[in-house]
Source information
This is a predicted structure of a 485-nucleotide part of an RNA (small-subunit ribosomal RNA, 3' major domain) from a metagenome. The RNAcentral record of the full RNA draws on SILVA. It matches the Rfam family "Bacterial small subunit ribosomal RNA". Rfam links the family to the GO terms ribosome and structural constituent of ribosome.

Context: one part of a larger RNA
C1' cells in the first nucleotide's frame, strides 16, 4: 500500500424476512460417480463440473475395443525416372467388408473444323515407382494464440501536471450532500484526462405522415348453402419506411439561491417506461493443445490409414438437473371460442378415400403477409365419475400393427387391445421468483433419414399473492480501526 478480524459506522442485493410455488420421498427420462467390462473413448470438478462441450451415438457420427487388411499412405507440395497405356469405364475369383489377385474396353482436357455422328492438332496433368515427407482427437491449457467462465453490470481502476514526504507512497478519488451509478452539486492543494457507468443501437409501449399486395372491408354495388368470393374501397386493422413523443421539462413543499428528494398536472407512457445486446483494471497459473491455430516432446509397416461388427446405452448402488403424478381448483365424454412467433422445393403437403388408429393412397396449391404445418391447449357450456389405491396414477410386461432407414437383436420412434407396479404431498436440508413476473397452458425452431427432446432456444394464453424492515444468515461497495500477515 494491501489483504485479513467471531473490530466499528454508513450502503446495497430475491441475502434475509412477508409471501407463492418446488427439490429431498415415488416411478421414469437424463447426466455424473462407482462398480463392472475385451471396450464401456475424452474431456468438466464447490459456487462458476454433473439435460456441460453433444443443435440429434442403430451403420456412419467415433476418438474407445476385437478381428481382417495398407505402408509416399484417405490428404498436400517438390523433385528424378518410367510411360504411351496405364487412368477411368465394365466383368471375374476370394472375402464379413476392406483389400488382394486377374480379365476385358480403352482414353482426358484446351484449341481449331464440324453435318453435332465426329475429325485433326498440341502439349499438361492423371498413374506407377524411388525419395523429400505426409498422418496424429498422441501428450504438455503449468510453453502459448484466440475464444469463454467469474467476482458482477458491482462501480469502481487508473494517468499528466501540480503539490506533500528522505522514501515505499499520498493528495485527487478524502469530506457535506445526493444518486442505480466516482451520478451530480457544495467544499477543497489541487487542477484536468482516460478506461468503465450513462448515452448513442435494437426490440416494446402511444400517434401523425408515406405506402395499399399475398394484409385489412366502414360505406356502396353484384353474387353465394357459406366465405372480402368479386367489382372496388385506403376509412379502419395489419405491415414496414420516415418522424413525433419523456427531458425532473411545467406547478407546490422540503433542500446550502446547489444537486436533488417528495407530491401533483398534463400524458400512451414520468422520473433509467419495460425488454435485450453491451462486462473497466483486474483475480481465480479457473476452463479449453478434442473446434481452430501453435511452440517443445513423442509414434512413424504405427500412437498412421481402410474396413466388418461390438461399445460409448453394461448395473448391487450414490449424487445433481428435470418430467409425470399421488387427484374433485380434478378425471373422463359431448359441444363451442379466442393466440403470436416459426419453419416449407432432395420441402410442407390441403379437399377426398381407405384403416379403430398410428398411418396408407392420391396430389389441389405453395420458392410463401396469397398455400401448407395448424383443430392451439388451459377456457366456456352440459352429461357422467363420489373420496376409493378408485373411471385418481400411468411405469411394466403380452400381443397384434405403423414408419424411417441397406440395415430398428444389442439400440429408435408412434399406434390400437390387454396388463395397471411405487405412489395418499414428501426427515434432516434445500432452490426458484417482486409483475404481465411467480404459478399454470398449449405452439413453434435449431440438431435431424428417424430419434431415445421429459433437453435447449423462442413464442404466445390466463394470471396471483407478499415486501412492516434491515437485527441475524449469504455476498458486495465506501470510509475506519487493530494486525507479529
Nucleotide at each position: 500500500u494491501g489483504a485479513c478480524g467471531g473490530g466499528g459506522g454508513c450502503u446495497c442485493a430475491c441475502a434475509c424476512a412477508a409471501g407463492c410455488g418446488g427439490u429431498g420421498g415415488a416411478g421414469c427420462a437424463u447426466g455424473u460417480g462407482g462398480u463392472u467390462u475385451a471396450a464401456u473413448u475424452c474431456g468438466a470438478a464447490g459456487c462458476a463440473a454433473c439435460g456441460c462441450g453433444a443443435a440429434g451415438a442403430a451403420c456412419c457420427u467415433u476418438a474407445c475395443c476385437u478381428g481382417g487388411c495398407c505402408u509416399u499412405g484417405a490428404c498436400a507440395u517438390g523433385u528424378a525416372u518410367g510411360g504411351a497405356u496405364u487412368a477411368g469405364c465394365u466383368c471375374u475369383a476370394u472375402g464379413a467388408a476392406a483389400g488382394u489377385a486377374g480379365a476385358g474396353u480403352g482414353a482426358c482436357a484446351g484449341c481449331u473444323c464440324u453435318u453435332c455422328g465426329g475429325a485433326g492438332u498440341c502439349g499438361g496433368a492423371a498413374c506407377a515407382u524411388a525419395u523429400a515427407c505426409a498422418g496424429g482427437u498422441g501428450u504438455u491449457g503449468c510453453a502459448u494464440g484466440g475464444c469463454u467462465g467469474u467476482c458482477g453490470u458491482c462501480a469502481g481502476c487508473u494517468c499528466g501536471u501540480g503539490u506533500c514526504g528522505u522514501g515505499a507512497g499520498a493528495u485527487g478519488u478524502u469530506g457535506g450532500g445526493u444518486u442505480a451509478a466516482g451520478u451530480c452539486c457544495c467544499g477543497u492543494a489541487a487542477c484536468g484526462a482516460g478506461c468503465g457507468a450513462a448515452a448513442c443501437c435494437c426490440u416494446u409501449a402511444u400517434u401523425g405522415u408515406u405506402a395499399g399486395u399475398u394484409g385489412c372491408c366502414a360505406g356502396c354495388g353484384g353474387g353465394u348453402a357459406a366465405u372480402g368470393c368479386c367489382g372496388g374501397g385506403g376509412a379502419c386493422u395489419c405491415u414496414a419506411g420516415c418522424g413525433a413523443g419523456a427531458c425532473u421539462g411545467c406547478c407546490g413543499u422540503u433542500g446550502u439561491c446547489a444537486a436533488a428528494a417528495c407530491g401533483g398536472a398534463g400524458g400512451a407512457a414520468g422520473g433509467u417506461g419495460g425488454g435485450g445486446a453491451c462486462g473497466a483494471c483486474g483475480u481465480c497459473a479457473a476452463g479449453u493443445c478434442a473446434u481452430c491455430a501453435u511452440g517443445g516432446c513423442c509414434c512413424u509397416u504405427a500412437u498412421g490409414g481402410c474396413c466388418a461388427g461390438g461399445g460409448c446405452g453394461a448395473c448391487a448402488c450414490a449424487c445433481g438437473u428435470g418430467c409425470u403424478a399421488c387427484a374433485a381448483u380434478g378425471g373422463u365424454c359431448u359441444g363451442g371460442a379466442c393466440a403470436a412467433a416459426g419453419g416449407g422445393u432432395a420441402c410442407c403437403g390441403a379437399g377426398a378415400c381407405c384403416g379403430c388408429g398410428a398411418g396408407g393412397u392420391g396430389g389441389a396449391g405453395g420458392c410463401a403477409a396469397u398455400c401448407c404445418c395448424a383443430c392451439a391447449a388451459a377456457c366456456c357450456a352440459g352429461g357422467c365419475c363420489c373420496c376409493a389405491g378408485u373411471u385418481c396414477g400411468g411405469a411394466u410386461u403380452g400381443c397384434a400393427g405403423g414408419c424411417u432407414g441397406c440395415a430398428a437383436u444389442u439400440c429408435g420412434c408412434c399406434u390400437g387391445c390387454a396388463u395397471g407396479a411405487a405412489g395418499c404431498c414428501g426427515g434432516a436440508a434445500u432452490c426458484g421468483c417482486u409483475a404481465g413476473u411467480a404459478a399454470u397452458c398449449g405452439c413453434g425452431u435449431a440438431u435431424c433419414a428417424g430419434c431415445c427432446a421429459u433437453g435447449a432456444c423462442g413464442c404466445g394464453g390466463u394470471g396471483a399473492a407478499u415486501a412492516u424492515g434491515u437485527u441475524c444468515c449469504u455476498g458486495a461497495g465506501c470510509c475506519u480501526u487493530g494486525u507479529a500477515c